[in-house]
């Protein structure tokens, strides 16, 4: 550096739901909570789905692809 993987270890993230708050809304944020996740870290480039005030608009990265960065083990 590449590959494989979560078996071992250190850990990490956090679905649904509830509360608060923001938003027309999809949904985001904070707290609780864990369904799960080897990138469930980050990025709206492509597709897809969703929302709307239908605009060169917005949301979803835990829908898929892609880009990029990182820990451990084995090889």
């Nucleotide at each position: 550096u590449g590959g494989u993987a979560a078996u071992a270890a250190u850990g990490g993230c956090a679905a649904a739901c509830c509360c608060g708050c923001c938003g027309c809304g999809a949904g985001a944020c904070g707290g609780g909570g864990a369904c799960g996740c080897a990138a469930a870290g980050c990025c709206a480039g492509g597709a897809a789905u969703c929302c709307c005030a239908c605009g060169c608009g917005g949301a979803u990265g835990g829908u898929c692809c892609g880009g990029u960065u990182g820990c451990u083990a084995c090889u």
The RNA shown here (c-di-GMP-I riboswitch aptamer) has 75 nucleotides and comes from a Clostridia bacterium. The coordinates come from a structure-prediction model, not an experiment, and the mean pLDDT is 83.